[in-house]
RNA sequence: UAAUUAGCUUUCUAGGGUUCCGUUUAUAUUAAUGUUAUAUAAACUAACAUUUAUAUAAAGUCUGGACCAAGAGAUAGCGGCUGCAGAACAAGCGGCUACACGGAGGGAUAAAAACCCGGGAGAA
Numbered sequence: 001u002a003a004u005u006a007g008c009u010u011u012c013u014a015g016g017g018u019u020c021c022g023u024u025u026a027u028a029u030u031a032a033u034g035u036u037a038u039a040u041a042a043a044c045u046a047a048c049a050u051u052u053a054u055a056u057a058a059a060g061u062c063u064g065g066a067c068c069a070a071g072a073g074a075u076a077g078c079g080g081c082u083g084c085a086g087a088a089c090a091a092g093c094g095g096c097u098a099c100a101c102g103g104a105g106g107g108a109u110a111a112a113a114a115c116c117c118g119g120g121a122g123a124a
Base pairs, nucleotide, nucleotide: 007078008077009076011074012073015068016067020065021064022062023059024058025057026056027055028054029053031051032050033049034048035047036046037045079097080096081095082094083093084092099119101122105117106116107115
């Protein structure tokens, strides 16, 4: 000076949005209750209010369930390298598996993201 290895997966987390569930709001319908209105009351009718249920729409500037999720987060397992001992590349007992600044843009999914392109471009 140049080249090269440091892998895979599980369960999670930071983070992320909104298909589904839930939540909230609005509207419509429904049922119940109450108040008011008309001549004593009740009933009926009408209006309004509250609540129940259903439908539709909106809201993630809804804590959530569920979902996505890290190369540079955690965890465990596998794998790899290696020491001892061993005839042995088997079984066994140990060790190591480091470091890591980073866009813009694009892509997937319902959607977004620290997801993927990507340990990429670039920087050091």